[in-house]
């Protein structure tokens, strides 16, 4: 290089809770279902949220637009530890 046996080290899901935010969510404690990138990166896809304008008899939805997810998949960077190969 590739790979993930065993160990140590690291992370932190539901929940509970304070705190910000219209919301998706984020941060903090507390918890441990899990993870060899469960470091970063919103690039491409998805899912979610949130509001304007048109068309329209109205209202909805989609669409755009703005915005959240990297613990949904993929792509791009960076890496820690070690045994088979």
């Nucleotide at each position: 290089c590739a790979c993930g046996a065993a160990a140590a080290a690291c992370c932190a899901a539901a929940c509970c809770u304070g705190c910000u935010g219209c919301g998706a969510a984020g941060c903090g404690g507390g918890g441990g279902c899990g993870g060899a990138a469960a470091g970063c990166c919103a690039c491409g896809g998805g899912u979610c949220u949130u509001u304007c304008c048109a068309c329209g008899c109205a209202a909805a939805c989609a669409a755009c637009a703005a915005g959240a997810u990297c613990g949904c998949c993929g792509a791009g960077c960076u890496a820690c530890c070690g045994a088979a190969g």